[in-house]
């Protein structure tokens, strides 16, 4: 000084004039009224992808299917989320990513190419021991061996040497590899090292089917409660104690009188749910860390056809993405600009 990597905040200020809205309080012509006083959109309020609080079914039991999750050990209310460790990819690194159990239980796939992709094979090649045929011989040919050279490919049936042999080949050996095998250290664990024994099951890929190992009612705030209003307890048909109906499918159990389908007719206004929370901030302890305890402080939107807008003026950092609807913890997408900790590489100086 220049590239980079993980994190934290912050999100256009100020004045002035109108205007909206919660909540308290006073006033008055009791109305959609005024006056004070306070309070009023977000890091994601977006996706509606995951998990739950809370509310029904409804006092509600067991499996089967169907979903989800896949290395360990930990934090949460909980999860597919976090946060550390392992093992694998990538990157000079700082760091980033991983849909990470099982291919020796089965089934399916791996295109063209290539002899050949799984009951493995012979294009181009090597050999010519053995056996046979021709030749005086060198030879040749035919039987027959081989899969170490080449070649194709993303991948060829374990590398390398060495010995062996007609020529080769774990065929044999050393060493490297691998093994669903055994020990032994070390870690809570995944897993690491080391040693022994085996010539060795030919690779891939389950995010293909499947197999295994934990999890898991259902429906949602438009749920739900309470209160008004209004009605034709109208017609007409099914099934039901030989058991209606109820719990998303399916069985088993339980309950026990009703329940479905059409036709037809009135009525739909108001409260609540609705913000004090698995809440925010500081401080100390513990913990690698997510976080958890402990003490003090704080109260921070509740609209309902939908609340914070508009106008002038000043200032710079020139303002992106973008508006709550029960609520909260998370992931995902999107995004302008400043502030600001730590780290890693390069150059230079000293």
């Nucleotide at each position: 000084c220049g590239a980079g990597u993980c994190g934290g905040c912050c999100a256009g200020a100020c004045c002035a004039u109108c205007g909206c809205u919660g909540u308290g309080u006073c006033c008055c012509u009791u109305g959609c009224g005024g006056g004070c006083a306070u309070g009023g959109a977000g890091g994601a309020a977006a996706g509606u992808c995951c998990g739950g609080g809370c509310u029904c079914c409804a006092c509600a039991g067991g499996g089967c299917a169907g979903g989800g999750c896949g290395c360990c050990a930990g934090g949460u209310a909980a999860c597919g989320c976090c946060u550390g460790g392992g093992g694998g990819g990538u990157g000079c690194a700082a760091g980033c990513c991983c849909a990470c159990g099982g291919a020796a239980a089965g089934u399916g796939c791996c295109g063209c190419a290539g002899a050949a992709a799984a009951u493995a094979u012979a294009c181009c090649g090597c050999c010519u021991a053995a056996g046979c045929u021709c030749g005086c011989a060198a030879g040749a040919g035919c039987c027959g061996g081989u899969a170490a050279g080449g070649g194709u490919g993303a991948a060829a049936u374990g590398g390398u040497g060495c010995g062996g042999u007609a020529a080769g080949a774990g065929c044999g050996c050393a060493c490297c590899g691998c093994g669903a095998a055994c020990g032994c250290u070390g870690g809570u664990a995944a897993c690491a090292g080391c040693g022994u024994c085996g010539g060795c099951a030919g690779g891939g890929a389950a995010a293909a089917c499947c197999c295994c190992g934990c999890c898991u009612g259902g429906a949602g705030c438009a749920a739900g409660a309470u209160c008004a209003a209004a009605u034709a307890g109208g017609g007409g048909g099914g099934c039901g104690a030989u058991g209606a109906u109820g719990c998303g499918g399916c069985c088993c159990g339980c309950u026990g009188a009703g329940u479905c389908c059409c036709c037809g007719g009135g009525u739909a206004g108001a409260u609540u749910g609705c913000u004090c929370g698995a809440g925010c901030c500081g401080u100390g302890c513990g913990g690698c860390g997510a976080c958890g305890c402990a003490c003090g402080g704080c109260c921070c939107a509740g609209a309902u056809g939908a609340a914070u807008g508009a106008u002038g003026g000043u200032c710079c950092u020139c303002g992106a993405c973008a508006g709550a609807a029960c609520c909260c913890g998370g992931c995902u997408u999107a995004u302008c600009g400043g502030c600001u900790g730590a780290c890693u590489c390069g150059a230079c100086u000293u």
Description
A computed fold for a 350-nucleotide RNA from a Halothiobacillaceae bacterium, annotated as Bacterial RNase P class A. The prediction has a mean pLDDT of 78. Its Rfam family is "Bacterial RNase P class A". It is annotated as a ribozyme.